Lysine riboswitch aptamer from uncultured Dorea sp., 162 nucleotides, folded computationally.
[in-house]
RNA sequence: UGAUAGAGGUGCGGGUUUCAAGAGUAUUUUUUCUGCAACAGUUUUGGGAAGACUGCAGAAGAAAAAAAGGGGAAGCCGCCGAAGGAUCGGCACAUCCCAUGUGCAGGUUCUGGGACGCAGCAGAAGAUACUGCGGACUGUCACAACAGUGGAGCGCUAUCAG
Numbered sequence: 001u002g003a004u005a006g007a008g009g010u011g012c013g014g015g016u017u018u019c020a021a022g023a024g025u026a027u028u029u030u031u032u033c034u035g036c037a038a039c040a041g042u043u044u045u046g047g048g049a050a051g052a053c054u055g056c057a058g059a060a061g062a063a064a065a066a067a068a069g070g071g072g073a074a075g076c077c078g079c080c081g082a083a084g085g086a087u088c089g090g091c092a093c094a095u096c097c098c099a100u101g102u103g104c105a106g107g108u109u110c111u112g113g114g115a116c117g118c119a120g121c122a123g124a125a126g127a128u129a130c131u132g133c134g135g136a137c138u139g140u141c142a143c144a145a146c147a148g149u150g151g152a153g154c155g156c157u158a159u160c161a162g
Stems, first nucleotide, its partner, number of pairs: 001161006009080001011079004016074004027064010040054004045099005083111006090104005112138002116134005122128001140151004
């Protein structure tokens, strides 16, 4: 230097089944009242265009009635830059354009890891994810020597080959 195999532990990520919550919410039908209205209004995540429709909005009552993301449990699969974040192009989808959102594969860059606390942001949420900060803990290496300091995963350990 290269190859192979490993370790960190409430370890990381992805599916499947099931449960709770979301929620008696959104939404649909209907009754009553109020307001607006065909040079108008509704219809998509927002604006515009096109098409379609004739009603639209609010409140109260009745009937019917979801889903997604996220979470718990069980078990399976892939793994130890596992993976996650930020940013920049590209492709695809949402009728078309602009914006926006989602997914996929890349470039650059940051983070060793999990938990806890505070703040921000997303979220129905005191759940949870992500980010920042904080002090401990923990794995690893180096320095140092009686108990500490510092670094980063393109790291560390072991074996083999040169």
The prediction has a mean pLDDT of 79. Rfam family: Lysine riboswitch aptamer. A reference for the family is Grundy et al. (2003), "The L box regulon: Lysine sensing by leader RNAs of bacterial lysine biosynthesis genes", Proc Natl Acad Sci U S A.